[in-house]
Context: one part of a larger RNA
Formats: sequence, structure tokens, C1' cells
RNA sequence: UUGGGCGUAAAGGGCACGUAGGCGGCCAGACAAGUCCGGCGUGAAAUACAUGGGCUCAACCCAUGAACUGCGUUGGAAACUGUCAGGCUUGAGUCACGGAGGGGAAGCUGGAAUUCCUGGUGUAGGGGUGAAAUCUGUAGAUAUCAGGAAGAACACCGGUGGCGAAGGCGAGCUUCCAGCCGAUGACUGACGCUGAGGUGCGAAAGCGCGGGGAGCAAACAGGAUUAGAUACCCUGGUAGUCCGCGCUGUAAACGAUGUGCACUAGGUGUAGGGGCGAGCGUCUCUGCGCCGCAGCGAACGCGAUAAGUGCACCGCCUGGGGAGUAUGCCCGCAAGGGUGAAACUC
Repeated sequence: UUGGGCGUAAAGGGCACGUAGGCGGCCAGACAAGUCCGGCGUGAAAUACAUGGGCUCAACCCAUGAACUGCGUUGGAAACUGUCAGGCUUGAGUCACGGAGGGGAAGCUGGAAUUCCUGGUGUAGGGGUGAAAUCUGUAGAUAUCAGGAAGAACACCGGUGGCGAAGGCGAGCUUCCAGCCGAUGACUGACGCUGAGGUGCGAAAGCGCGGGGAGCAAACAGGAUUAGAUACCCUGGUAGUCCGCGCUGUAAACGAUGUGCACUAGGUGUAGGGGCGAGCGUCUCUGCGCCGCAGCGAACGCGAUAAGUGCACCGCCUGGGGAGUAUGCCCGCAAGGGUGAAACUC
């Protein structure tokens, strides 16, 4: 609970595609379902309303009127919505030309570093900390040189930068796939927006099977610290982190800001295009930032990347705790996820 809201107070779905539905550009025409006007029928009476009247008043009662906002039927109107048929190009899209990009997938390659192995040089320490110790080293370590192996991550460039719907994406090259931007022309002719369900994608951790395992590192062990120290620090170290396939489906999945369209001062920087210009520059489109007018806002702040002004559609909120719990149902191998109360209490 016909209301008001959702950046931070409760509240934007993690993101996309899209079904039903809702909403939908310009011109002229037809129809008349919605819409509007009139006629007729019906809309019982009582009640309620207005006026008048009867009980001394009132309650109560009586009469008349209006009303009964509706439905049916019939005649008419045609602006708007709708339907049908026709046309248009500005919304949307296609093609041609040019452009930028860590967008996705697969394959191949590279150097630095780390650890380990082998060999050389070399000798007593190394490592670690606040200080130490555990640890490591005369069975030759640390350091240094040469060779080899492995796995993971890609310094500088690097940006206040780019790309992607979001999650996210950084070594180089090749192949395949996709999106985006600009300018000009041609083409289609409203093909559009949103989107309940649905479907797909979805960090990390986790799970299953198989591989891989250098470094790091939950758990675990030891050394310290401490009153204690199931921690912070140190030495080790297994899952895991990596790859393939499958599952999970969550997050401070954040801009804590749903998507689309239109409108509303400017200034400045930056990324990618384009026009004009000899140059300096200037104009313009798209993106990413900062400042700021009007306006908005409880304030903080937002301010053409709106939290301004409007429209369309979806999601969501309705005091705190109980509780994202219980229960039921659905999903999952499990962990758990989705949906989601109440009693009671303040």
C1' cells in the first nucleotide's frame, strides 16, 4: 500500500541476449473496436441527496424531484488510440572506403628472474630478525663461472591511457571469430525501445576426473614473542595456485548510480577519427577525466559520462533484531545456492 521512493539513510537484478506483454516516427486514405454526441429501453422499491409536508421539536414518517455516474440497442462524429491497405526517410539497419584497440579462441616462439641438477673456482660461514632461534654448511654451503632441466609470470613501454555487456583483458608472431569509431555515397523502409518467465556468460575460493608442480602458500610442524599467543615475525610445508574437460553461480559482481531516447551555459586535459587551414590553429564526432552555470540534493555532492528536465519499459524498498534463519519447493556430487516467513522482542 489509489502514496512516496531506490549514489551514501531500506531499496538497481552481477551482466547480456531475447519470449510473452507494455510502449512506439512522418504523410494521406478507409473502417469505427476504444473515444465523443444524440434518441430509445433498462437501471425495482426502500436507503442516501435536494425541496416541501405530518407527529408541539427531533429521531421517525409522507410526497415530489434530482440522481442511480451503469448496461443494451439505434443514429451520428472522426481529432487521438486501434485495425486494414498505400506511401515517406529523419528512428533502426545493410553494403562500399578508412581507422584504433591488453576484445575472444587456438597454435608457435622469446628473454629476464626463481628453484633444482652436473661440473669448475673458492673457504667458513650462510640465512633470518627488533634481537634471536629453529634451518643450512668442512659429506665443501653462501658467493661466483659454465652447462642442463622445469614450471609460472611477462620488468621497461604503462598513462590521469586502450578494449570488453559485465566478470575481466598486458612479452612477441601467425591463423580464426566478434564488437566499436569516422567520412561519403548507395540501399532496406519503422524492420524500433524495454523486457515478467527463459537462455547464455559470469572474479576468487571450492568440487569431480586426468595431467602438471618452479615460486608462492590455507591446513600443519618447528623457532621466537607473550602472562598466555591455537596470531602478528622467522624456518619449513601439503592442498591450492597452472593446463584440459565437467560442475559450482557467488562477491564491497561498486560508479554501492537499471536500459533506451530527447532536451538543458561553458572551460580545460587526454585517446581514436574527420573537415577547413601554408603554418599556428580552429570546427566536428565518439570515448575517458577534471572544473563548473542553471537546476537538483538532507548534506556530502551531481552537474551533456546528471544524482538536472521529461518519456517508455523492467527490477527493487516499506522500522531494528529474530534472519537471509526455519519450512516447503527448485538446483547442486558435495560445499552450498535460489526463493523465503512467523512467533517473540525493542
Small-subunit ribosomal RNA, central domain from an uncultured bacterium, 346 nucleotides, folded computationally. Its Rfam family is "Bacterial small subunit ribosomal RNA". Model confidence (mean pLDDT): 92 of 100.